The prediction has a mean pLDDT of 84.
Predicted 3D model of a 73-nucleotide RNA (transfer RNA) from a Gemmataceae bacterium.
Taxonomically the source falls in Gemmataceae (Bacteria, Pseudomonadati, Planctomycetota, Gemmatales).
The sequence is in RNAcentral, with records from ENA.
Rfam family: tRNA.
RNA sequence: GGACAGAUAGCUCAGCUGGUAGAGCGACGGACUGAAAAUCCGUAGGUCGCCGGUUCAACCCCGGCUCUGUCCA
Numbered sequence: 001g002g003a004c005a006g007a008u009a010g011c012u013c014a015g016c017u018g019g020u021a022g023a024g025c026g027a028c029g030g031a032c033u034g035a036a037a038a039u040c041c042g043u044a045g046g047u048c049g050c051c052g053g054u055u056c057a058a059c060c061c062c063g064g065c066u067c068u069g070u071c072c073a
């Protein structure tokens, strides 16, 4: 330098053919307990890597860039 994959909640990851983004774990509150753990219920938490474009509408499609990984040279 080139090819491919990835970037979404604090962490690990989903998200179908474009139609207002979710799970598990964790955090917080409650129930239970003499008190904890476990279990159950609930709550908060996101400019979907960045900048543009297409569209009535973009995590999703198109272009450029940044970062990470693998491979080729």
Base pairs, nucleotide, nucleotide: 001072002071003070004069005068006067007066010025011024012023013022019056027043028042029041030040031039049065050064051063052062053061